[in-house]
Overview: Predicted 3D model of a 503-nucleotide part of an RNA (small-subunit ribosomal RNA, 5' domain) from Serpentinicella sp. ANB-PHB4. Its Rfam family is "Bacterial small subunit ribosomal RNA". The coordinates come from a structure-prediction model, not an experiment, and the mean pLDDT is 83.

Context: one part of a larger RNA
RNA sequence: GGAUGAACGCUGGCGGCGUGCCUAACACAUGCAAGUCGAGCGAGGAAUUGGAAGCUUGCUUCCAAGACCUAGCGGCGGACGGGUGAGUAACGCGUGGGCAACCUACCCUAUGCAGGGGGAUAACAUUGGGAAACCAGUGCUAAUACCGCAUAAAGCCGAGAAGGGGCAUCCCUUCAUGGUCAAAGAACUUCGGCAUAGGAUGGGCCCGCGUCUGAUUAGCUAGUUGGUAAGGUAAAAGCUUACCAAGGCGAUGAUCAGUAGCCGACCUGAGAGGGUGACCGGCCACACUGGAACUGAGACACGGUCCAGACUCCUACGGGAGGCAGCAGUGGGGAAUAUUGCACAAUGGGGGAAACCCUGAUGCAGCAACGCCGCGUGAGCGAUGAAGGCCUUCGGGUCGUAAAGCUCUGUCCUAAGGGAAGAUAAUGACGGUACCUUAGGAGGAAGCCCCGGCUAACUACGUGCCAGCAGCCGCGGUAAUACGUAGGGGGCAAGCGUUAUCC
Numbered sequence: 001g002g003a004u005g006a007a008c009g010c011u012g013g014c015g016g017c018g019u020g021c022c023u024a025a026c027a028c029a030u031g032c033a034a035g036u037c038g039a040g041c042g043a044g045g046a047a048u049u050g051g052a053a054g055c056u057u058g059c060u061u062c063c064a065a066g067a068c069c070u071a072g073c074g075g076c077g078g079a080c081g082g083g084u085g086a087g088u089a090a091c092g093c094g095u096g097g098g099c100a101a102c103c104u105a106c107c108c109u110a111u112g113c114a115g116g117g118g119g120a121u122a123a124c125a126u127u128g129g130g131a132a133a134c135c136a137g138u139g140c141u142a143a144u145a146c147c148g149c150a151u152a153a154a155g156c157c158g159a160g161a162a163g164g165g166g167c168a169u170c171c172c173u174u175c176a177u178g179g180u181c182a183a184a185g186a187a188c189u190u191c192g193g194c195a196u197a198g199g200a201u202g203g204g205c206c207c208g209c210g211u212c213u214g215a216u217u218a219g220c221u222a223g224u225u226g227g228u229a230a231g232g233u234a235a236a237a238g239c240u241u242a243c244c245a246a247g248g249c250g251a252u253g254a255u256c257a258g259u260a261g262c263c264g265a266c267c268u269g270a271g272a273g274g275g276u277g278a279c280c281g282g283c284c285a286c287a288c289u290g291g292a293a294c295u296g297a298g299a300c301a302c303g304g305u306c307c308a309g310a311c312u313c314c315u316a317c318g319g320g321a322g323g324c325a326g327c328a329g330u331g332g333g334g335a336a337u338a339u340u341g342c343a344c345a346a347u348g349g350g351g352g353a354a355a356c357c358c359u360g361a362u363g364c365a366g367c368a369a370c371g372c373c374g375c376g377u378g379a380g381c382g383a384u385g386a387a388g389g390c391c392u393u394c395g396g397g398u399c400g401u402a403a404a405g406c407u408c409u410g411u412c413c414u415a416a417g418g419g420a421a422g423a424u425a426a427u428g429a430c431g432g433u434a435c436c437u438u439a440g441g442a443g444g445a446a447g448c449c450c451c452g453g454c455u456a457a458c459u460a461c462g463u464g465c466c467a468g469c470a471g472c473c474g475c476g477g478u479a480a481u482a483c484g485u486a487g488g489g490g491g492c493a494a495g496c497g498u499u500a501u502c503c
Stems, first nucleotide, its partner, number of pairs: 001503004006499005013375006019368002021333001026331003030328003035076003040073002043070003048065008083286003092211008102203002107199007115149001117147002124139006155180004160175006185191002212258003219249003224246008261283004265276004288309005311322004339365001341364003347361001348359004378408004388399004412444001413440006422430001447492005452473003458487005468475002
């Protein structure tokens, strides 16, 4: 000098765009943040309409239809989006490869298929238990819920032939053969269902190289290293188990300990390098702490389940409920970090045939000079160099064209009027915002640090090694350009200094 997610002191006019718990991965009141589909299903309610009957003539009852609503079954989605950085020195990440060892819902392409049956169960009714959370029994019922049967090859399993290829196990193509596996309808012309093959997308696994500090950590290892067999997975593998062998790693730093999410990037620097990993983007890990599986195409699942623990709450003491590292917000910690806002109008996501519903993702608004950028706080003329302050050699000098005064301007501002784009027909939270026009009037808008040398800017008074200053050298003990105040000056400017950290 540059930089910052900054903080502190003094000061503070406006706008645009960004950014805003770095500390306690501390505890959380309250509200919201993941639902949707009645064009899958039974059931219940029901505005209204039509018909019939009764009469009290505008009501009641019955029958039929029924927009609409939805507790339950069922489907899809809750594995995305959003948060955090605790853990992790690791194939976690980065980069380059491999899978002849793999999976992929929804989507696209192609081929083909959907025949005929069955038994349940929630809802509901009823009985019982419980303070509650909720639970149990009995009875009834539906489906795109569930289960047999049929059909079936290009699928899977088994054995075979021919050809080609490779990387050891093997892979591809063709042929024939035995066994085996599927389906669902709704609406009324579109959505769906099933099988197979291919694609797209997303993932899983493996490998080479790279990835902080300590040797005042030198030895580490028993599923440990390899083999055989079995199990297991979507899939290779000690991934797991039994048996067998005795291996495997290490001064090219194993093991242990400390620290740490990694990267694109960001800061600095001429570069090499050094430092950082906030915001934005990619990957990973986590979701009160620890463990586990279930469902599913996908989780070992932030707003799912179970167990254990700590904590908080309810309780009729028998037993239950909860998880903000989602958005706001509260307490606490701290030098320190915002609103319990508006809207789904846009973009995107989930569901739905659609209308539409949901969306604290997102779009916006609010707060904060926290940062960057832009603008303003007026312009021209104006000497008798006014008054006043300060200094003085008492002559004067300086603040100083500065002020006053005169003539103007209208950026910002105030008031009134008009008023968007963002939306392809409708639909605008932002917002009567941006912007435009008219009127008003210099009115409302300058501070902070420094002036001994480094380093740009000097005098007076006060103080008297005191009070104090200070980044380094050093100032102060009676003439202090170094302390304090004033005048003057220098620098930067809605900021200026200080502190902290990096280059």